[in-house]
Model confidence (mean pLDDT): 77 of 100. This is a predicted structure of a 316-nucleotide RNA (Bacterial RNase P class A) from Methylotenera sp. RIFCSPLOWO2_02_FULL_45_14. Rfam family: Bacterial RNase P class A. By type it is a ribozyme. Taxonomically the source falls in Methylotenera (Bacteria, Betaproteobacteria, Nitrosomonadales, Methylophilaceae). The sequence is in RNAcentral, with records from ENA.

This record gives sequence, C1' cells and structure tokens, in this order.
RNA sequence: GAAGCUGGCUAGACAGUCGCCGCCUAGUAAUAGGGGGAGGAAAGUCCGGGCUGCAUAGAGCGGGAUGACGGUUAACGGCCGUCCGCCGAAAGCCGCAAGGUAUAAGGCGAGGAAUAGGGCCACAGAGACGAGCGUAUUAAGUUACGGUGAAACGCGGUAACCUCCAUUCGCAGCAAGACCAAAUAGGCUGGUAAUGGCGUGGCUCGCGCUGCCAGCGGGUAGGUUGCUUGAGCGCAUGAGUAAUUAUGCGCCUAGAUGAAUGACUGUUACGUGCAGUAAUGCACGACAGAACCCGGCUUAUCGGCCAGCUUCAACC
Repeated sequence: GAAGCUGGCUAGACAGUCGCCGCCUAGUAAUAGGGGGAGGAAAGUCCGGGCUGCAUAGAGCGGGAUGACGGUUAACGGCCGUCCGCCGAAAGCCGCAAGGUAUAAGGCGAGGAAUAGGGCCACAGAGACGAGCGUAUUAAGUUACGGUGAAACGCGGUAACCUCCAUUCGCAGCAAGACCAAAUAGGCUGGUAAUGGCGUGGCUCGCGCUGCCAGCGGGUAGGUUGCUUGAGCGCAUGAGUAAUUAUGCGCCUAGAUGAAUGACUGUUACGUGCAGUAAUGCACGACAGAACCCGGCUUAUCGGCCAGCUUCAACC
C1' cells in the first nucleotide's frame, strides 16, 4: 500500500428569550433565587433476576425449558475460554487455460442418547428398512454379485417427529402491595319514640306510613406511599488468556400519572440537494421517546471518529 475482518466511542456545539415537570432555600402568601430534567436502543416484552402478594412455596401427576467440556454471575437459554464439525480471500498453491484446492483473521452450530421403543426416509430405483427379488451357485435361503441412490440386500440414516436420560422451572404481577379517607346510599350497635309520631278537612274508631339522634366498621371518589442510592457510575492498582472480580478514591445522574422533558432567535461545525464561473446563498438533518428497577438477547438507525487482527506485496 491492497484486500478481508473484529471491537469500541459519538448521535452536533455555544449563547439568549419565552414556557412545561419535579427538588432545595427564603417568605404568612403572592413571589424571588438556585439546581435537575429521555436512549443507545427508552422499542419488542423474547430470556434471567430483585421486589410484592398468595401458606415458610414443600411433595406427586401433567406441562415447559435447556443439552460438548470448563469457567463467570444475583441469575440466565446470556457472556468468556477450549475441543469438534461446517463456512471463510480478487491473496497463496497446482494448471498454458478453463478450472481445481487447502487454509488465515474471523463467522456459525437446537454439537446428550439411534441394541429401550414407535414413526419417517423425497427423487432415482424392480425393491427403502422388512425381508423379499433377479442372476449365478450349493446337499441346504448355502454362498457371491446386483445399474439407481445419502443409505441396498446390513441390525443404515433421522431425535429441528414422538421418545429416553440428565439438569431445571410454584402462580401472578407496581393496575404487585401498603396506608389515609369525603359526600350520598345501604349495614351493625346504642338511645328516644308504641297509650308515640305523621296523614286521612274538627273529634273518636278504623285504615295507611315509620321517624329522630349518636356511634362503629367496610367499600367508592380522592390522596399518600411503593419511586428511584442502585447486583449504580467513573478512575487507579492488583488477580485472571478472557468473561469477570478485589481494594482504594471520587460522584449523585428524570420520577411524571388526561402523563413534563418544548418552541423561537443568533453564531457556528459536518453531510446531502439546488442555484452560481467562483466567492457564496437557500433548503433539509437517522432510528426513535422513560412509566417499579436491573442483567442480557433481538430488531430499527443519516453519518462521523478511534483502536486492533489476518493474508499478500514493496522498502529499511
């Protein structure tokens, strides 16, 4: 330098004005001041855990998941390392060429078991799992061969078909759960009133209705909590091939709930498009947005930057 591959970071910057949602300080209040305010995936809700309730989540049946070996972790189906299998270059090697071939970095793997049992085996082929069939041969299905096909006359293949083995999984989820608690209606208890009270045109009888006061408890509206200090983040040193981990120091980084995180202006960087001879001007800016929290996986994504590995070639 050419080609191939792997990993990481970033997701415009600065200033001003006006707003929105929490927090702190001062103030009786109005208000003033200060400080914080989406992501690498906040997404899909696929896997694993924390937390909460159900009986301290224990046993059996049924069902699900995982599957080489070792490690890592709170845990995992994730991640790391090793083995095995497959893939892997316009370079290498072989070749005049067409072409062929082994690999590097690296990538992928649902990589337990096929004499426990059942099922299935396309096309081709006479026949596909069970012995039969054809030809030759023999005392004798006794022996040999049989185009095709992945597999053929044999106790072959397939478990990403059922199954078996080993390990493992209780169910539901923050609309979990806990607390405070109005009006109205209903419930319970106590008091009062049964020679009662109200109505029936005034009275008696008769008839119809059942009030008033207080307390208690449950539920609803509404509110508070759970709620963000956590398997947390950064740096250094040590252990380890690595995933990861130990110690020390430093830091605090949304918490809404009919649901905030926005809009505008100026300067400027990058990219794209258009106009222009040029200077320059104009327009546009990826995927997408928290909702109890965390670790993964997968999917979406305009661009930019950095580091490393392999092969070949050239030079020192």